[in-house]
A computed fold for a 491-nucleotide part of an RNA from an uncultured bacterium, annotated as small-subunit ribosomal RNA, 3' major domain.
Its Rfam family is "Bacterial small subunit ribosomal RNA".
Context: one part of a larger RNA
RNA sequence: UGGCGGGGGCCCGCACAAGCGGUGGAGCAUGUGGUUUAAUUCGAUGCAAAGCGAAGAACCUUACCAGGGUUUGACAUGCUGACGUAAGCCUGCCUGAAAGGGAGGGGUGGCGUAUGGUUUACCAUGCGCAGUCAGCACAGGUGCUGCAUGGCUGUCGUCAGCUCGUGCCGUGAGGUGUCCGGUUAAGUCCGGUAACGAGCGCAACCCUUAUUUCCAGUUGCCAGCGCGAGAGGCGGGCACUCCGGAGAGACUGCCGGCGACAAGCCGGAGGAAGGUGGGGACGACGUCAAGUCAUCAUGGCCCUUAUGUCCUGGGCUACACACAUGCUACAAUGGCGUAUACAACGGGUUGCGAACCUGCGAGGGGGAGCUAAUCCUAUCAAAGUACGUCUCAGUUCGGAUUGCAGGCUGCAACUCGCCUGCAUGAAGCUGGAAUCGCUAGUAAUCGCGGAUCAGCUACGCCGCGGUGAAUACGUUCCCGGGCCUUGUACA
Numbered sequence: 001u002g003g004c005g006g007g008g009g010c011c012c013g014c015a016c017a018a019g020c021g022g023u024g025g026a027g028c029a030u031g032u033g034g035u036u037u038a039a040u041u042c043g044a045u046g047c048a049a050a051g052c053g054a055a056g057a058a059c060c061u062u063a064c065c066a067g068g069g070u071u072u073g074a075c076a077u078g079c080u081g082a083c084g085u086a087a088g089c090c091u092g093c094c095u096g097a098a099a100g101g102g103a104g105g106g107g108u109g110g111c112g113u114a115u116g117g118u119u120u121a122c123c124a125u126g127c128g129c130a131g132u133c134a135g136c137a138c139a140g141g142u143g144c145u146g147c148a149u150g151g152c153u154g155u156c157g158u159c160a161g162c163u164c165g166u167g168c169c170g171u172g173a174g175g176u177g178u179c180c181g182g183u184u185a186a187g188u189c190c191g192g193u194a195a196c197g198a199g200c201g202c203a204a205c206c207c208u209u210a211u212u213u214c215c216a217g218u219u220g221c222c223a224g225c226g227c228g229a230g231a232g233g234c235g236g237g238c239a240c241u242c243c244g245g246a247g248a249g250a251c252u253g254c255c256g257g258c259g260a261c262a263a264g265c266c267g268g269a270g271g272a273a274g275g276u277g278g279g280g281a282c283g284a285c286g287u288c289a290a291g292u293c294a295u296c297a298u299g300g301c302c303c304u305u306a307u308g309u310c311c312u313g314g315g316c317u318a319c320a321c322a323c324a325u326g327c328u329a330c331a332a333u334g335g336c337g338u339a340u341a342c343a344a345c346g347g348g349u350u351g352c353g354a355a356c357c358u359g360c361g362a363g364g365g366g367g368a369g370c371u372a373a374u375c376c377u378a379u380c381a382a383a384g385u386a387c388g389u390c391u392c393a394g395u396u397c398g399g400a401u402u403g404c405a406g407g408c409u410g411c412a413a414c415u416c417g418c419c420u421g422c423a424u425g426a427a428g429c430u431g432g433a434a435u436c437g438c439u440a441g442u443a444a445u446c447g448c449g450g451a452u453c454a455g456c457u458a459c460g461c462c463g464c465g466g467u468g469a470a471u472a473c474g475u476u477c478c479c480g481g482g483c484c485u486u487g488u489a490c491a
Stems, first nucleotide, its partner, number of pairs: 001491002003488003007485007015475002019438005026328008034319002042053002064314007073138001077137007088108004093102003110129008140303002143301003149297002151292003154288001156286001161200006167176003179192004206280004211248005217242001220238001225235003251274001254268005330431001334390007346377003351370002356365003397428001402423007444467007
C1' cells in the first nucleotide's frame, strides 16, 4: 500500500421487509449430467454452463460411426511436358446403393492477336489466354494447445470509481490532491483545506416516446357540399387523424419555506410533461491465466494414398435415472356454444395470395391485386361484452398416451417432420425442505408479428400492442457493493 475480520461509523441496490405471481409435486417440450452405443460429433460447468454456440440436425447441414471410393486432390497460385475437333455443353448404354468407374455415337463447339487466301462473310496456319491430362512445388485438416496469441464476449457493474502533471511531506515504499462539513443518482455540486490543475469515467451531446407550431398531401374526412342501393366508392377539399422534415418546449426558469447569503432540499403555481419526464444506445483503470484455436485470424506442434476429400446408410432424436429452463393444467374470476366490439409492430415477386367453388377440417381448385401508407397476410386479433348451458363431479375440468382415417412440404417423412378429423381418454384436486421474478403502464394476463426456414419438432428467441394491479412501516437481519476508520501472525 492492498486484501481480509462472526471490528466500528456513514450510505446504496427488488438485498431484506411489505405485496403480487411463480419454480420445487403432475404430464409434456427443450437443454444438461449420467448411462448406453459402431457412433450417440464438439464446445459451454457456481453466481457469470444447462430453450447456451444452434435465428430451424429427415438427406444436406455434419464436424461422429459403418461401408464403398479417391490421391496435385472438393478449392488457390506457380513451373515443366503433352493434347487439338480436344475440353466443355446436350444426349443414350454397361456396372454401381450412390460417389465413381468403363466403352461409345450424334449435334454444338470459346476469347485475343499476327500472317496468308479473301471485297466482306468465312477458311487455313502460328502464337498467347482459357481448358484437359501427366508430373512437380504445394493444397487441405471443425487435428492439439484459449495456460503461446489477436479480435470479440461475459462478470463485478451504469457500480462511482481509476489515474496523471507540477508543487508539498517522507531516507524509502509511498502519502497529499481523492481528506473534512453539507449535498447528489453520481469523485454531482458548494464551502473549507499544501495543494493547484488536468485526463479516463458520471452527466450532457445521439435514437425513441409523451405536447405543440410551420411546411408537404394518390393515407385520412360527410368535418361542409354534390353523386351514389352500398364501401371515402366518385367529384371535391388538406380542416381533422396520420405520415416525415424543420422548429418550439423543461432550465430548479418563477413563488414560498428550510439551509452557511452556498450547493441543494421540501411545498406550490403554470404546464402535455417537473426536478436525470419514461425507455434505449453508451460499460473507466482493472479482476476472474473467465469464455472462445469450432465464426474469423494466428505462433508452435501434429497428419499428408490420410487426422485430407467424395458418396450411401446410420448417428447427433438412444433411456433405469438426476438436474435446469419452459409450456399446459388441476377448474365456476371457469369450461363449452352462439352473437358482437376495439390494436400495434412487422413481412411479401423463385413471394404475399383476395373474391368465388369445394372439403367436417388440415387442405385443394382458382387466380384478381400488389415490387406495396394503394394489394395480400388480416372483415387482421384474443382476453372483453351480451345471451344460453354445465353445478362441484377426476366432471361438459384436464389433455398425455394410443388406434384408425386423411392433408402438406420435400428426390425421400421407417429410424426421425408438422397439421387435421374420429375414437381413446393417463397423471393431475394448488405442490415438502427450499427457491425465483417484479416498484407502474411495471407485475400478472391476452393475443399478434418477425428472423432462421422447402417443411418443422417454436411451448424457444426477438419485437408489438390489448386489459391492467398490490405493496414499500422501515434498514435490525440475509446477499452484493461504495466511502472513511481500526486491528492484522496474510501478500